A computed fold for a 361-nucleotide RNA from a Pseudomonadota bacterium, annotated as Bacterial RNase P class A. The sequence is in RNAcentral, with records from ENA. Its mean pLDDT, the model's own confidence on a scale to 100, is 78. It matches the Rfam family "Bacterial RNase P class A". Rfam classes the family as a ribozyme. A source record names the gene rnpB. The organism belongs to Pseudomonadota, within Bacteria.
RNA sequence: CCAGUAGGCCGGGUGACCGCUCCUCGCUUUUGGCGAGGGGAGGAAGGUCCGAGCUCCACCGGGCAGCGCGCUGGGUAACGCCCAGGCGGGGUGACCCGACGGAAAGUGGCACAGAAACAUACCGCCCUUCCUCGGAAGGGUAAGGGUGAAAUGGUGGGGUAAGAGCCCACCGGCUUCGGUGUGAACCGGAGGCCGGCUAAACCCCGCGCGGAGCAAGGCCAAAUAGGGGAGUGUUAAGGGGGCCCGGCCCAAUCUCCCGGGUUGGCCGCUAGAUCCUUCCGGCAACGGGAGGACCAGAUUGAUGGUCACCGUCCUUCCCCAGGGGAGGAUACAGAACUCGGCCUACAGGCCUACUGGGUCU
Numbered sequence: 001c002c003a004g005u006a007g008g009c010c011g012g013g014u015g016a017c018c019g020c021u022c023c024u025c026g027c028u029u030u031u032g033g034c035g036a037g038g039g040g041a042g043g044a045a046g047g048u049c050c051g052a053g054c055u056c057c058a059c060c061g062g063g064c065a066g067c068g069c070g071c072u073g074g075g076u077a078a079c080g081c082c083c084a085g086g087c088g089g090g091g092u093g094a095c096c097c098g099a100c101g102g103a104a105a106g107u108g109g110c111a112c113a114g115a116a117a118c119a120u121a122c123c124g125c126c127c128u129u130c131c132u133c134g135g136a137a138g139g140g141u142a143a144g145g146g147u148g149a150a151a152u153g154g155u156g157g158g159g160u161a162a163g164a165g166c167c168c169a170c171c172g173g174c175u176u177c178g179g180u181g182u183g184a185a186c187c188g189g190a191g192g193c194c195g196g197c198u199a200a201a202c203c204c205c206g207c208g209c210g211g212a213g214c215a216a217g218g219c220c221a222a223a224u225a226g227g228g229g230a231g232u233g234u235u236a237a238g239g240g241g242g243c244c245c246g247g248c249c250c251a252a253u254c255u256c257c258c259g260g261g262u263u264g265g266c267c268g269c270u271a272g273a274u275c276c277u278u279c280c281g282g283c284a285a286c287g288g289g290a291g292g293a294c295c296a297g298a299u300u301g302a303u304g305g306u307c308a309c310c311g312u313c314c315u316u317c318c319c320c321a322g323g324g325g326a327g328g329a330u331a332c333a334g335a336a337c338u339c340g341g342c343c344u345a346c347a348g349g350c351c352u353a354c355u356g357g358g359u360c361u
Base pairs, nucleotide, nucleotide: 001357002356003355004354005353006352007351008350009349010348012310013309014308015307016306017305018304020040021039022038023037024036025035026034027033028032042332046343047342049341050340051339052338053337054213055212056211057210059247060246061245062244063243064242066209067208068207069206070205071085072084073083074082075081086100087098088097089096090095101204102203106202107201108198109197110196122145123144124141125140126139127138128137129136130135131134153171154170155169156168157167158166172194173193174191175190176189177188178187179186180185217267218266219265220264227258228257229256230255231254238250239249240248274293275292276291277290278289279288280287281286311330312329313328314327315326316325317324318323
């Protein structure tokens, strides 16, 4: 200097004028208005894919169904998330990816091609007999060739009539013994024991899971049809947000069904599993201690508009290579109860660490 990997940050600034909204205080003609002060969209607010806080449904136990997760250990309020590690795969590497329990409980599938895909001999190789250009019959074979994603574990050697774990060496799988580790696993010894793949197919195993959701829910005001029907009466018909069983509870101002009215206002609504700084523990995620801060609360839905200058980037011209002029552009995008994650979108710019290559000293 070039290329790459992982992580983090910014993504407009200043001034003037005008405007909107919330809170506090003061005044006032108190439905309201005026003044002063303070605050006013994100790193994803998007997706609505997970988990929760919170609200309501009184609930408890057992079973079934359904759903979710699936290597090990930790973190967390919890999670399908995060951290660390193991194994497998990709990459020269920094690093990245993994739907990662079980095929010896069972049922399926492996099309086509090929002789044969829960097994077999198409070509071929060897031996014997017959016939004598060359073929035929019988036996042996799975090393070579073909087909295929995959063909009697692989490579090499010995041996054999020709071959084959038939034997041997190394490697792979499997069985077993010992050691290390919390564990997933790893290392070593022994044994010729040697047909597979697929569960993101059904399934089996282990662990976990009430439901609905701020349009939850509560209060006030107003209006309508002081509507209609069915059930059984203090036992329970009915109800207790998947089904069944058991218990327990609700309740006559009851339970269920049909129909009508209300679409207005207030609360919920922002002080939090919150944020910042620092110390300690931990490889880390994260946890604890101390100190400090208050940073939107709208409701047809505020958080803005105009002007000027500047910043950044792109193109082009001039040039003393410092810079100057001209033109253009300035990303994704908008809170609606809140929080922890994941996923997706993003013009341009900056920083840190690491990897590979080149050059110079």